[in-house]
Molecule: transfer RNA
Organism: uncultured Abditibacterium sp.
Formats: sequence, C1' cells, structure tokens
RNA sequence: CCUGUAGCUCAACGGUUAGAGCAAGGCACUCAUAAUGCUUUGGUUGGGGGUUCGAUUCCCUCCGGGC
Repeated sequence: CCUGUAGCUCAACGGUUAGAGCAAGGCACUCAUAAUGCUUUGGUUGGGGGUUCGAUUCCCUCCGGGC
C1' cells in the first nucleotide's frame, strides 16, 4: 500500500428483501449414467466503535491474508 461478503470464485451510487456463477439437495428428461432444464437450501458482509434519518459502502482501532 492492497485486501477480508454463502462451502469456493466474485458482484453490489450511502436507500425496497445483500445477489450471480460453481458446489450441495429435490424434481423433470433417460433402460441407466452423464449432459441439459426447473427449483430449493445456504450470509452475525472478519471483531469493536464512530459519522448519518439510514453503512457491505465513509472514518478510527484491533485481528487475519497478500505485496
């Protein structure tokens, strides 16, 4: 100096219920499997504090990772 968001890889002008792909479960299709289609589940947004009507987003500090 950069970074931390779902099991993994990543999105998300300060404003409706934080989303996508992969993975996992179910169903359809098939003699069967794979592929494909539909669908469901899954989040203390690293911890604490501050600013604000409102913070994943801005500020401070601590912790972890990278250079």